Record summary:
The prediction has a mean pLDDT of 82. A computed fold for a 1403-nucleotide RNA from an uncultured bacterium, annotated as small-subunit ribosomal RNA. Its Rfam family is "Bacterial small subunit ribosomal RNA". Its family is annotated with structural constituent of ribosome and ribosome in the Gene Ontology. RNAcentral holds the sequence, with entries from ENA and SILVA.

RNA sequence: CCUUAGAGUUUGAUCCUGGCUCAGGAUGAACGCUAGCUACAGGCUUAACACAUGCAAGUCGAGGGGCAGCAUGAACUUAGCUUGCUAAGUUUGAUGGCGACCGGCGCACGGGUGAGUAACACGUAUCCAACCUGCCGAUGACUCGGGGAUAGCCUUUCGAAAGAAAGAUUAAUACCCGAUGGCAUAGUUCUUCCGCAUGGUAGGACUAUUAAAGAAUUUCGGUCAUCGAUGGGGAUGCGUUCCAUUAGCUUGUUGGCGGGGUAACGGCCCACCAAGGCAUCGAUGGAUAGGGGUUCUGAGAGGAAGGUCCCCCACAUUGGAACUGAGACACGGUCCAAACUCCUACGGGAGGCAGCAGUGAGGAAUAUUGGUCAAUGGGCGCUAGCCUGAACCAGCCAAGUAGCGUGAAGGAUGACUGCCCUAUGGGUUGUAAACUUCUUUUAUAUGGGAAUAAAGUGCAGUAUGUAUACUGCUUUGCAUGUACCUUAUGAAUAAGGAUCGGCUAACUCCGUGCCAGCAGCCGCGGUAAUACGGAGGAUCCGAGCGUUAUCCGGAUUUAUUGGGUUUAAAGGGAGCGUAGGCGGGUUGUUAAGUCAGUUGUGAAAGUUUGCGGCUCAACCGUAAAAUUGCAGUUGAUACUGGCAUCCUUGAGUACAGUAGAGGUAGGCGGAAUUCGUGGUGUAGCGGUGAAAUGCUUAGAUAUCACGAAGAACUCCGAUUGCGAAGGCAGCCUGCUGGACUGUAACUGACGCUGAUGCUCGAAAGUGUGGGUAUCAAACAGGAUUAGAUACCCUGGUAGUCCACACAGUAAACGAUGAAUACUCGCUGUUUGCGAUAUACAGUAAGCGGCCAAGCGAAAGCGUUAAGUAUUCCACCUGGGGAGUACGCCGGCAACGGUGAAACUCAAAGGAAUUGACAGGGGCCCGCACAAGCGGAGGAACAUGUGGUUUAAUUCGAUGAUACGCGAGGAACCUUACCCGGGCUCAAACGGGGAGUGGCGCAGGCAGAGACGCCUGUUUCCCACGGGACACUCCCCGAGGUGCUGCAUGGUUGUCGUCAGCUCGUGCCGUGAGGUGUCGGCUUAAGUGCCAUAACGAGCGCAACCCCCGCGUGCAGUUGCUAACAGUCAACGCUGAGGACUCUGCACGGACUGCCGGCGCAAGCCGCGAGGAAGGCGGGGAUGACGUCAAAUCAGCACGGCCCUUACGUCCGGGGCGACACACGUGUUACAAUGGGUGGUACAGCGGGAAGCCAGGCGGCGACGCCGAGCGGAACCCGAAAUCCACUCUCAGUUCGGAUCGGAGUCUGCAACCCGACUCCGUGAAGCUGGAUUCGCUAGUAAUCGCGCAUCAGCCAUGGCGCGGUGAAUACGUUCCCGGGCCUUGCACUCACCGCCCGUCAAG
Repeated sequence: CCUUAGAGUUUGAUCCUGGCUCAGGAUGAACGCUAGCUACAGGCUUAACACAUGCAAGUCGAGGGGCAGCAUGAACUUAGCUUGCUAAGUUUGAUGGCGACCGGCGCACGGGUGAGUAACACGUAUCCAACCUGCCGAUGACUCGGGGAUAGCCUUUCGAAAGAAAGAUUAAUACCCGAUGGCAUAGUUCUUCCGCAUGGUAGGACUAUUAAAGAAUUUCGGUCAUCGAUGGGGAUGCGUUCCAUUAGCUUGUUGGCGGGGUAACGGCCCACCAAGGCAUCGAUGGAUAGGGGUUCUGAGAGGAAGGUCCCCCACAUUGGAACUGAGACACGGUCCAAACUCCUACGGGAGGCAGCAGUGAGGAAUAUUGGUCAAUGGGCGCUAGCCUGAACCAGCCAAGUAGCGUGAAGGAUGACUGCCCUAUGGGUUGUAAACUUCUUUUAUAUGGGAAUAAAGUGCAGUAUGUAUACUGCUUUGCAUGUACCUUAUGAAUAAGGAUCGGCUAACUCCGUGCCAGCAGCCGCGGUAAUACGGAGGAUCCGAGCGUUAUCCGGAUUUAUUGGGUUUAAAGGGAGCGUAGGCGGGUUGUUAAGUCAGUUGUGAAAGUUUGCGGCUCAACCGUAAAAUUGCAGUUGAUACUGGCAUCCUUGAGUACAGUAGAGGUAGGCGGAAUUCGUGGUGUAGCGGUGAAAUGCUUAGAUAUCACGAAGAACUCCGAUUGCGAAGGCAGCCUGCUGGACUGUAACUGACGCUGAUGCUCGAAAGUGUGGGUAUCAAACAGGAUUAGAUACCCUGGUAGUCCACACAGUAAACGAUGAAUACUCGCUGUUUGCGAUAUACAGUAAGCGGCCAAGCGAAAGCGUUAAGUAUUCCACCUGGGGAGUACGCCGGCAACGGUGAAACUCAAAGGAAUUGACAGGGGCCCGCACAAGCGGAGGAACAUGUGGUUUAAUUCGAUGAUACGCGAGGAACCUUACCCGGGCUCAAACGGGGAGUGGCGCAGGCAGAGACGCCUGUUUCCCACGGGACACUCCCCGAGGUGCUGCAUGGUUGUCGUCAGCUCGUGCCGUGAGGUGUCGGCUUAAGUGCCAUAACGAGCGCAACCCCCGCGUGCAGUUGCUAACAGUCAACGCUGAGGACUCUGCACGGACUGCCGGCGCAAGCCGCGAGGAAGGCGGGGAUGACGUCAAAUCAGCACGGCCCUUACGUCCGGGGCGACACACGUGUUACAAUGGGUGGUACAGCGGGAAGCCAGGCGGCGACGCCGAGCGGAACCCGAAAUCCACUCUCAGUUCGGAUCGGAGUCUGCAACCCGACUCCGUGAAGCUGGAUUCGCUAGUAAUCGCGCAUCAGCCAUGGCGCGGUGAAUACGUUCCCGGGCCUUGCACUCACCGCCCGUCAAG
């Protein structure tokens, strides 16, 4: 100086652990849709698969012999034709040149690929005193004399070809011999200097061996020697993937002596000698892979990659080998072998694209059989030049990066229309368009038109000195008529892709209906889908946009930076101890680690920064930084290390003591159990929830005595003691380990930890041999059960015990590795110490409890840490698969140790929270049980439901919480259902328009009716136009008991009239949440009191409201009548009265107020007082937050969907009333507490005009006829059980009344399906009801009648009310059911009708 982002998903909710997924960047990419231009860079990642065709390495005639072909010259011949020209042919290497050949140089560069290689291959650093180096540069010297061949050419032979062979002849810068020789090499020898060592350097003498080439016009070559440069070769340190389920490897192997070989060292090779060498710091083996500069990502540390460019290596169809050469064991050379392809006359030959193009194949996938040597570079050449698929250019491809454009400004009646939405008002598309003004990049067309050329060639000239420099002229451009500039026209030529539930920017409609489909994760879709498909709109990016694949990131999810292990995954079962790691105090020394300076190197490109060049940018140029590295060198010395000296506190030793179920061996003891023998004794014992198997009259069980055997040790005994852990318990003895305390004598860091290793290691198990009393796997029998291979019972074998040997595991747990140091306290206990001391206090070592700080996700831990630090070891990295498979090791076996993957899921998990639940606990309540009374379930009938039937038996309600329910009135109507007949603006109503004049009433005809047809009659207002009104027609609004109660409102049921449900503020907790609301007492009650981190409040409880019960005041008519008076057969009948009853209104009264007892209080108890009423006086209304997707679209309302000559509407008839059956709710009974007959007393609530009906008459009666009163405290609507008397006498009856026959009454248009009632007759079942079950706690149950609503009538025995008569019982809360509060557990939260395991079956 730069730099660090998170989100979704486990749960009802929370915190944590932990995985999965997403947002970012990148790519030699591919695929889908789309596509205007320019620049730059890129383009077989797969088959190192196979390759047609062309090209990619030649050059030198100034090395040579030559002359096939070309050109020129000369000579000759012939022809045309002429004194010479032209043409053809022959000869001639004479000239330019030159195929092939000899020779020189090059071909080892350049270009390609990444198969092999885990290696000195690469990178970096050092070394070679152990080496080579053509061409190039510098220096010195030399270049003398000879010789013999050979290719080619020619002749011949073989062969299809490729090619080969023989003979003759010839040259050289080819080859050979000789001379000279400094130098070099070798040997002998003398001397100088240097190096860490082997060793090296310099100088001298002698001996031996070794050179040359020419060509040509200046010049280029050749030879020897030395040095340089360049390039190479070799050695070494360090670094470089995974697997230990690869642990041992190695015989030229390791070293030595001596040789050989090489440019050079070396087991590189060889003979001999020795037996070494490597390896847990990972040898050997296996798998994978060219390495680096760098690239991507990342804050960085890292992780991943190694395409293009640069460096190195390796390879050239596969394998092997050498030759030539300075250099190769050679991509476009040779030889051999192999595979493949091609040619062939079958004898034999030819080939190698991983060079550039190109082809086939493979694959998701990767380009032109292009131009040029102009530039850069390379080879050859004196040069000109030739060659160059190196290179420079062009072509194809959105495959990448960067830039530009597809227009800009104005323009709102927010235009019309369209699409879309809508509440129908409008909104949106949208300044968008139209329109006005402007611009011209780009595309198209016109004209002009580069740089890249630096320099070199050729010619001429100048300067000095051959060479070099300079001047003038000339010539050389593929790309390219390109870049660029100019002009013209005109918005003219140019926009798409993905997404829109959350993460994640962007929303509506339609279609679909768990289908079609989407999906990165969570997930969406089962009729109102912002998640599928389409549309409109919106968002993001833009010549691109998405998808897929891969890498890094996010992921602190392998954690060096930077994680963990009590319960989430994770401490080894324990100890001893090797290697290793770490280690007390002092002094000195060293300088390895460490730190600082400096030197060299860390190629270039790349990255970063500055400046500059292409119009900008990408891109490029230049400079700087960086390259965190390695090595050398000079210093520093605190710390760590090495070496040495000393010390005592860590550790150990010694001495004196202490406690102990520490270990091991031997001995001894009593009780119990079983068995045996004997005695007593008799019918059972034993066992269980209850039984049975079993034992027992052959004498059990029980009891007494004696005897035998084996195993285990009662009490003491205790969160006591000891031990490393496992573990250890009667008593005594021997042997033996450890711990602690005290003293401070001795040693002097001897310590801690501890991979591999070794030892110990419960129970069960194994082997051999004993032993076997009890108990008891297996097994047998009896029970239980649907079954019961279990639980229970009776037996019973291994085993349990001992000795020796194996095995080696456990929830081997404190689920907590070992060691050391430090860090508030309180309390209990064990064993020591100093003191006379049993108290108290201190101190040391243990064993426990509770807490501070701190830690922790929390629970919790807390000097015995899970705190604060250090050291070492072990272990973990989502769940399942799986502690499985394979391999290896161990074991007699059983089995143990080590220990994966495929596949699959989006979770699995920890702690805590709220609920629900529990055949968990505690407390409490309720006609919940119990105690009682009466019923239901059996009969007949009524009514509802299911089922069945039917043309239809309309629909709904279905555990409690449907079933005398909607329905508080189905003959028609109702009516929604069925059959048949009609209507279609339509059954009603409203608005607008047009026509007609009627409407209404009366009558007639056909028809089942709806309805159709016919006749007669005629109204009101008026301004006379018409209007009101009615009918018909047209238009606009209809109608639907059709669907969805799981789209809804409203209403209702139930838990439950249960006592609960919450809030504000505060406090506690990371949080969900808790507290309050818990605890004690009390209450019908979360009712109150006390206590209390809570204090208050709200909805519920209670009270306020209504009715009943007492009284008072006021008011007295239609009610009442005590007193006064009148009247009557009698009567409040009349005058009168308000006293009484009653009626109506308003008040009072009851509050545990008083007394006694208990209690802190609240409150409770009392045959208490008083009072009409006493502890909520009795009853009603009143139903918290919520639960059951509870009920209702058919009461009503309403969203959406559906029907419209019908799913609408009208009418006639039928049905809702069916009937083998099943259930619910009721009525009547079964009789004597009764039935029948006669007589007889007493209510209240209510109702009444198309009504209630007194009274009279008729009828046996239902009822009919006549008729007074009353819209009612006045009139009407008959109470019954009761009581009195008579009768019946226990029977299917004088009980019971069903059913059926006959005759009637009433309502109504109409009683057939299908009404009620009356009379006469008939007289069924039924003699108190199985399992089971319902209601009720006092004016209640039971019983008796009365009234009302609906209603023409009524199937009412139902419902809602009213009064009359009027009981029994409650010890109590164990149990059943339901509920409330507290608490415990939990893997449930759709909440136990939950969750979930195994087997079987199907797919």